Predicted 3D model of a 350-nucleotide RNA (Bacterial RNase P class A) from Pontibacter sp. JAM-7. Lineage of the source: Bacteria > Pseudomonadati > Bacteroidota > Cytophagales > Pontibacter. A source record names the gene rnpB. Rfam family: Bacterial RNase P class A. By type it is a ribozyme. Rfam's curators write: Ribonuclease P (RNase P) is a ubiquitous endoribonuclease, found in archaea, bacteria and eukarya as well as chloroplasts and mitochondria. Gene Ontology terms of the family: ribonuclease P activity, dimeric ribonuclease P complex and tRNA processing.

RNA sequence: AGAGUUCACCAGACAGUCGCUGCUUAUUUAUAAGUGGAGGAAAGUCCGGGCUCCAAUGGGCAAGGUGCCAGAUAACGUCUGGGCGGCGUGAGCCGACGGCCAGUGCAACAGAAAAUAUACCGCCUAAGCACCCUCGGGUGCCGGUAAGGUUGAAAUGGUGCGGUAAGAGCGCACCGCGUGGGUGGCAACACCUCACGGCAAGGUAAACCCCACCCGGAGCAAGACCAAAUAGGAACCCAAUAGGCGUGGCCCGCGCUGGGUUCGGGUAGGUCGCUUGAGGUGCAUGGUGACGUGCAUCCCAGAUGAAUGACUGUCCUAGACAGAACCCGGCUUAUCGGUGAACUCUCGUU
Numbered sequence: 001a002g003a004g005u006u007c008a009c010c011a012g013a014c015a016g017u018c019g020c021u022g023c024u025u026a027u028u029u030a031u032a033a034g035u036g037g038a039g040g041a042a043a044g045u046c047c048g049g050g051c052u053c054c055a056a057u058g059g060g061c062a063a064g065g066u067g068c069c070a071g072a073u074a075a076c077g078u079c080u081g082g083g084c085g086g087c088g089u090g091a092g093c094c095g096a097c098g099g100c101c102a103g104u105g106c107a108a109c110a111g112a113a114a115a116u117a118u119a120c121c122g123c124c125u126a127a128g129c130a131c132c133c134u135c136g137g138g139u140g141c142c143g144g145u146a147a148g149g150u151u152g153a154a155a156u157g158g159u160g161c162g163g164u165a166a167g168a169g170c171g172c173a174c175c176g177c178g179u180g181g182g183u184g185g186c187a188a189c190a191c192c193u194c195a196c197g198g199c200a201a202g203g204u205a206a207a208c209c210c211c212a213c214c215c216g217g218a219g220c221a222a223g224a225c226c227a228a229a230u231a232g233g234a235a236c237c238c239a240a241u242a243g244g245c246g247u248g249g250c251c252c253g254c255g256c257u258g259g260g261u262u263c264g265g266g267u268a269g270g271u272c273g274c275u276u277g278a279g280g281u282g283c284a285u286g287g288u289g290a291c292g293u294g295c296a297u298c299c300c301a302g303a304u305g306a307a308u309g310a311c312u313g314u315c316c317u318a319g320a321c322a323g324a325a326c327c328c329g330g331c332u333u334a335u336c337g338g339u340g341a342a343c344u345c346u347c348g349u350u
Stems, first nucleotide, its partner, number of pairs: 001346010012315007020037008039321001043332002046330005051219004064214004068082005083097001084095004098210002103208002105204002120149002122145003128141005157175006176199001177197004181192004223272004233263006243257005279298008316319001
C1' cells in the first nucleotide's frame, strides 16, 4: 500500500419564521412564557418474561416445544466460554450436534442384490455323478466364490503378504473400528509404544417412536373505578275493577294498561392502567466472558381522531431503511454513506 475478519458507533449540520402536542407556571380561562417531543430497527409479531383477568388440592396422560457440555439471566428457541464436525492460507465463520445392538416403518429409477443380504456377467472345476477319449484330458450335471465388472445417493472395513481349484479376516502385519483400563478435564471430550475382540452395529429419528428437560388459558380492545338519557330488572308504599290510553264526530262496544319512591346491573361519556424502568450515564470492583455488585448522578414521547410538521437561507461528503400506542430481553428482516478499535493475509521499503 492492497485485500479481508470481528466488535462498537453515527444516521446530514447550523440558523430563522410559522404550526402540532405532553407537562409546569401565570393570569384576563384561552392565551402567554418556559420546558420535553420516534428508531437502530419504532417493522415482522417469531421466541421469552413482567403486568392484568380467569382457572387451579396434588400428581399424571395427551398435545406442543427444546436437545453436545458447563455457565449467564427474571426468562428464553437468546447470549458467553468450551468440545466435536465442516469451510477458509489466516484472522475467523457455519452446524435441529441425544438415541436406529426397545420396537415399527421407508428407500422412486437403476441394479443380481436396498437388509434374516445376494449370484446377473465373470472366475473355479479340488471333491461327487454321468458321458466321450488320441489316457494328457474334454463336455455336462451337482456345486464353490465375493477377489474383478455392471447399478445407485448409499452395496457388509482398507493396503500388502500368505493361503486356495478359484476365493474369502480364512490366517498374519500395519491402518481403521469396537470394548475395557489408565491419564487429564466439573463435564462434553481428548490422549496412550496398554490389554482384549476378526470386525459384531449399512442409511434414515426436520419417519413414527424412545430418553431427558420445559410448559394452565387469554391478552392493555388485558383489566379497575366514576357514571347520563331511554328501555328492561328487584324491593317497598299507595290505589283499587274504578281510572287512564287507543279506535271514533259522540255513545255503546272492542283492544291495551296500575301509580310513586328507592336500589342494582349495563350502554354513551369520563378517569386510571400509561410510563421511574430487570432504566440511562460515570467511577470502582469480581469474572477469560456473557454478566454481577457497590457508590454517585440524571429523568429522557405518552397521544386517544391520536402530536413529532412545513417553508427559507448557508455549507458539504448530497443524506438510506423507515414512524411509538402497556413495558422490557432477544431473534429475524430492511438500510445511502461514514467513523473508531483489535486482528489476519499478500506485496514493497528499511